[in-house]
């Protein structure tokens, strides 16, 4: 320095945070159109469930 294994922990799952669960290990970084690395348009704060925050819509006070 490289490889393998094990342990402890960690990291990641298209826009913020907490809890639980699932998956994964450089894991991961959405979709559509066009004159295609540039332009235009669209959805979503979850990987899933839930709570909070932000945003959007409707109704009432």
């Nucleotide at each position: 320095u490289c490889c393998a294994c094990a342990a402890c922990a960690g990291g990641c799952g298209a826009u913020g945070g907490g809890g639980c669960c699932c998956g994964c290990c450089g894991a991961c970084c959405g979709c559509c159109c066009g004159c295609u690395c540039c332009g235009g348009g669209c959805u979503g704060a979850u990987g899933g469930c839930u709570c909070c925050u932000a945003c959007c819509g409707a109704u009432g006070g």